[in-house]
RNA sequence: GGGCCCAUAGCAUAGUGGCAGUGCACCCGCCUUGCACGCGGGAGGUGGGAGUUCGAUUCUCCCUGGGUCCA
Numbered sequence: 001g002g003g004c005c006c007a008u009a010g011c012a013u014a015g016u017g018g019c020a021g022u023g024c025a026c027c028c029g030c031c032u033u034g035c036a037c038g039c040g041g042g043a044g045g046u047g048g049g050a051g052u053u054c055g056a057u058u059c060u061c062c063c064u065g066g067g068u069c070c071a
Base pairs, nucleotide, nucleotide: 001070002069003068004067005066006065007064010024011023012022013021018054026042027041028040029039030038047063048062049061050060051059
């Protein structure tokens, strides 16, 4: 320098154009003499920019960061 892959909540992850989910963690309540466990509920997220589209987490391009391979 070039090819490919990845970027979604505090962490780990699903989601192939129209509702953004799951587990753990966190908060509240119930349960308990109390804690834990368990049960119910809640808050919290699509790396940045542009484009395509009626509509983008999703498709295209650029940038940033990470991984991998070639030179």
Molecule: transfer RNA
Organism: Candidatus Vogelbacteria bacterium